About this RNA:
Predicted 3D model of a 72-nucleotide RNA (transfer RNA) from an uncultured Clostridia bacterium. Model confidence (mean pLDDT): 81 of 100. The sequence was found in a public genome assembly.

[in-house]
RNA sequence: GCUCCUUUGGUGUAAUUGGUAGCAUACCAGUCUCCAAAACUGUUGGUUGAGGUUCAAAUCCUUGAGGGAGUG
Numbered sequence: 001g002c003u004c005c006u007u008u009g010g011u012g013u014a015a016u017u018g019g020u021a022g023c024a025u026a027c028c029a030g031u032c033u034c035c036a037a038a039a040c041u042g043u044u045g046g047u048u049g050a051g052g053u054u055c056a057a058a059u060c061c062u063u064g065a066g067g068g069a070g071u072g
Base pairs, nucleotide, nucleotide: 001071002070003069004068005067006066007065010025011024012023013022019055028042029041030040031039048064049063050062051061052060
């Protein structure tokens, strides 16, 4: 240099292949407790950037960025 794979809350991981972005965990608040932990309940928070197609994009297309693999 070329080719391929990957990127989703703080972390891990789904979204059945275009149709309301879920789950677990963590954080925070509450219940319980003499206090704390555990347990239970509730809340907050996310699609790697930009552009395009579409009534509708995490998903399709184009082009960048980060990470990984292969190859000359």